[in-house]
Context: one part of a larger RNA
Molecule: small-subunit ribosomal RNA, central domain
Organism: uncultured marine bacterium
Parts: sequence; C1' cells; structure tokens
RNA sequence: UUGGGUUUAAAGGGUCCGCAGGCGGAAAAUUAAGUCAGUGGUGAAAUCCUACAGCUUAACUGUAGAACUGCCAUUGAUACUGAUUUUCUUGAGUGCACCUGAAGUGGGCGGAAUGUGUCAUGUAGCGGUGAAAUGCUUAGAUAUGACACAGAACACCAAUUGCGAAGGCAGCUCACUAAAGUGUAACUGACGCUGAGGGACGAAAGCGUGGGUAGCGAACAGGAUUAGAUACCCUGGUAGUCCACGCCGUAAACGAUGAUCACUAGAUGUUGGCGAUAUAUUGUCAGUAUCUGAGCGAAAGCAUUAAGUGAUCCACCUGGGGAGUACGGUCGCAAGAUUGAAACUC
Repeated sequence: UUGGGUUUAAAGGGUCCGCAGGCGGAAAAUUAAGUCAGUGGUGAAAUCCUACAGCUUAACUGUAGAACUGCCAUUGAUACUGAUUUUCUUGAGUGCACCUGAAGUGGGCGGAAUGUGUCAUGUAGCGGUGAAAUGCUUAGAUAUGACACAGAACACCAAUUGCGAAGGCAGCUCACUAAAGUGUAACUGACGCUGAGGGACGAAAGCGUGGGUAGCGAACAGGAUUAGAUACCCUGGUAGUCCACGCCGUAAACGAUGAUCACUAGAUGUUGGCGAUAUAUUGUCAGUAUCUGAGCGAAAGCAUUAAGUGAUCCACCUGGGGAGUACGGUCGCAAGAUUGAAACUC
C1' cells in the first nucleotide's frame, strides 16, 4: 500500500460554523473533456513470453513471432460523468399562521435557611463523637423573641419531563436575542451534504487585575484514633468557591457509539403540535424512553433514536512496556496544552 476495523478488545476529533477539496435530485438540448470503438504513427536494442534452431544436455546463445498493457494524431459513438443553456419541484431555504421550552444576555424583585450585630428574656453549661478532647461560655454563652445587615444558593412544583451544537441550563418578573416543532403550500428553484487547514464556543480546577466573602473549605494549626496516622473522625481555618474583565483549552468533555441521507416487523408509555370522531377511542408529524422480532455481534447486547441494509465526506487504529515521555516546533504570564519519536525490553 491493498485489505480489515473504531459501544466494551487498539481506534470517533469535546462541540459547532466554515474556505479549499470530495460527493451530490428530476427533465430536455448542445458539446464531446473524461469514457468507448476504428485507423495511422510511435513505443531502440537487450530483457520477459511463445515456437524453432546451435553448443552431447542445461545454463547460455541465435532466428522468427508475440508483447511492450503507453503516448500522439485522426475519424466516429454519446449510455454514464463533466461543461454550457433551458426547465421542474420532491432535497434545501423563505413567507404566512399557530405553538413550545430550566435555550442565551442584561436589569429589577422575593421568601426560607445560615452567619454576624444590637436589644430583651434567662442561667450554667453549649458544642462535638463510636467514646472523647481541642473549641465556645458567668466579660452571661447555648436556647427563645424582636430588629438590622451580609453573601451565596433557589425547598415544594420536579418527572423515565423539557431546552441547548456540545460544555451546560431551574425562585419570580421585565427587556433584548436565538431556536425547534406543527399546519399551510404563497415564494426561490438544487441554493445541498461533508469538511483537511482555519475560526468560534468549551465543566471543574488553575492564572492575572480589581472587588466581594455568609456558608463550605485544598493548604495549615490543634484535638482524637493508631504500633505509627504527614489520613479517615472532631474544633478552627487561608487560598478558592461569588462578581467584572482578561487568560487557560483540558475531563470517564460518555451514548466510552462522527455528521448527513435512504430503506428494513411490532408492542407499551410519555413531551409538543395538528386532525378524525361515537368523547369509549383513534390517526399523523417531530422528539424522548422501555420491551421484543428479522438482521447484526466474540459475547454482553444493539434492534426505525441500530451496533441492521446501503451511499457520501471527515477523524482515528495497527502487540505490551518505554510514553503521551524525550527532542524540536507552535501556543501560554505560569501551570502546562498541542504536535509527538527512538534506543532498549518482553
């Protein structure tokens, strides 16, 4: 390389957008680039192949043929692909109508809880644990009540629910922004799919500057436990967690399952539309779950939301360790990220 693969054995990029590229719906006409056919030229010799011949045979050699699968020119063919033109509506998009949701951004507001402060009541303990102790407390704690302040998170509703490309998203409300779905079939007329590079987004932790800090809480301190206890348990507690702006760019970023399209038995729920009715039911589209067939699979299992049957494009894999390491490049303030070997060894 061919071939084979990628849920769990090695292997799907974290996700989307998108230039180039690859691939691409129906009909007609023209063309004849690809494609196919004929003819001509060329394709040195040797080699290879076939036949015959020469050395006693063979290797070797000679003669003839074939071949040289190619290239160029020319004459044709026109199904497919391409190019150009015209048309179409089913792919795609737009419009109109309806409708849905924790989709996003920025304001405003709310109650419970917690903590703190002040005042009041009140007196000796509180707290914590397996048991304790550290800790708090007569300078009046814990508890109870009132008021005030602060920050963070939003009980019930709540769901096998919903929305979002993924990460993710949940108190109420307002403004702005985006989207899906359904119905209709008015408009455009293939405008599509994928997408190396590239761009954007991207949990948590971490970093920079400035704020904020109630609770929780790496580090740290103390108390226990223990043979020890740099832990598990307890009392404290700094970064952090929160906000603004800027970086980082990684996760078991998981459905461990790339995107898009088509096809292939059913059953039972459920979410959002639109219908039909006899209000018992029931159809349809889009989602979301469970179960079971054909088929697939090493099996577990998957099974119209495929891991089935096909098509297009991208990414990735090729024994374990060494190693996601070294070196170099790129990016980053750093932490590090990304790209990514070899010797050696089994």